[in-house]
Two RNAs folded together computationally: RNase P RNA and transfer RNA, 458 nucleotides in total. It holds a member of the Rfam family "Bacterial RNase P class A". Rfam classes the family as a ribozyme.
RNA sequence: UGAGUCGGCCGGGCAACCGCGGCGCGCUUUGCGCGGCGAGGAAAGUCCGGGCUCCGAAGGACAGGGCGCCAGGUAACGCCUGGGGGGCGCGAGCCCACGGAAAGUGCCACAGAAAACAAACCGCCGGUGCGCGAGCAUCGGUAAGGGUGAAAAGGUGCGGUAAGAGCGCACCGCGCCGGUGGCAACACGCGGCGGCACGGUAAACCCCGCCCGGAGCAAGACCAAAUAGGGGAGCGGCUGCCGCUUUUGAGCGCAGCCAGGCGUGGUCCGCGCCGCUCCCGGGUAGGUCGCUGGAGCGCCGUGGCGACACGGCGCCUAGAGGAAUGGUUGCCUCGGCGUUUUCGGAUGCUGACAGAACCCGGCUUACAGGCCGACUCUUUUU
RNA sequence: GGGCCGUUAGCUCAGCUGGUAGAGCACUCGGCUUUUAACCGAAUUGUCGUGAGUUCGAAUCUCACACGGCCCACCA
Repeated sequence: UGAGUCGGCCGGGCAACCGCGGCGCGCUUUGCGCGGCGAGGAAAGUCCGGGCUCCGAAGGACAGGGCGCCAGGUAACGCCUGGGGGGCGCGAGCCCACGGAAAGUGCCACAGAAAACAAACCGCCGGUGCGCGAGCAUCGGUAAGGGUGAAAAGGUGCGGUAAGAGCGCACCGCGCCGGUGGCAACACGCGGCGGCACGGUAAACCCCGCCCGGAGCAAGACCAAAUAGGGGAGCGGCUGCCGCUUUUGAGCGCAGCCAGGCGUGGUCCGCGCCGCUCCCGGGUAGGUCGCUGGAGCGCCGUGGCGACACGGCGCCUAGAGGAAUGGUUGCCUCGGCGUUUUCGGAUGCUGACAGAACCCGGCUUACAGGCCGACUCUUUUU
Repeated sequence: GGGCCGUUAGCUCAGCUGGUAGAGCACUCGGCUUUUAACCGAAUUGUCGUGAGUUCGAAUCUCACACGGCCCACCA
């Protein structure tokens, strides 16, 4: 100088005027005045995890769902940190749904001889028969070479053989057992054994380990107002010194038991409640609480590689209802585009994604432009 | 605000134990008819909403995103 990697931060500033929404105070009280406050890093997607609330004590079993290398952090997590293994990059670094395929089942289209208890199309080799011969037929051996495929049952070399082959040997690879290091995952140019017995797929069923009750602030609590406590459909048995009717057959009612229904995810057990469920209708679209001070934010210190934890000091930072947080002008600043230029400048236009709705911790996605720090490779010079 | 579902041909829908996508209507061409309709025959239909991942292979399985649709309060 050029190219790049990682981490953190900002998301224009000041002033004037005109507005908007809560809150507090005041008043001539329903509208004015004054004061103070009023969006984000993602408030988003609603993808995970919690708090909180109700359902039924949040109980058991099965089903179902989720997660999945190891250790730690945390209220918890599918998040984060550190480490291991694999892949990519010259490198700084980046990426990985990363348990089990020798528990079992399934699948592997087309092509190919053969796709998982291996197999033999071409080829190579041997025997037999035929042929003058080239060769042909048949029986057998082989898996080195060719060919097919995403994938063909270890690789290279030497020996060996009729030709070949872990058939034998050396090295590499693989598996098992042990040793050493490490909390562990795992690692080892450590020792021994085995010629090798084992293709892929679990984001196919499944197995193993761990976790999960359901719903959600339109949850839920209290107050007030209003009406047709209307209509239809469905849901059953048994018992009764019970009542009414009675043609003595029974019907209706009531009570009990069971069945049944409901208790916001399927089944069963257990528990609680019972005129319950569904459909069509009727009424109200009011107030208060929940509601924001919290796993809160900033600075410092201590422990830890770190995520984070603990301690001290300081701060209060929207809480409203279909919903406010905005607009104009001027000056300044940064970037982009254009015009002009005496190269100093002058001037015009333009500036991202988006927007709280019970609250937190994460992840993911969107984002004009800019700033800071650490690091890598490269060119040249010293 | 919260919960749930869908996206395949021009339209309405199948296809989802992964093996290369169909049906009906519509459109186009031919036949029949004097002509049209109906009828008969043939052909074309397509980024399977978009982008990644798993797999030899994805409409189908997984993840992210986009678009569209449905439901909800209280009282008796």
The coordinates come from a structure-prediction model, not an experiment, and the mean pLDDT is 77.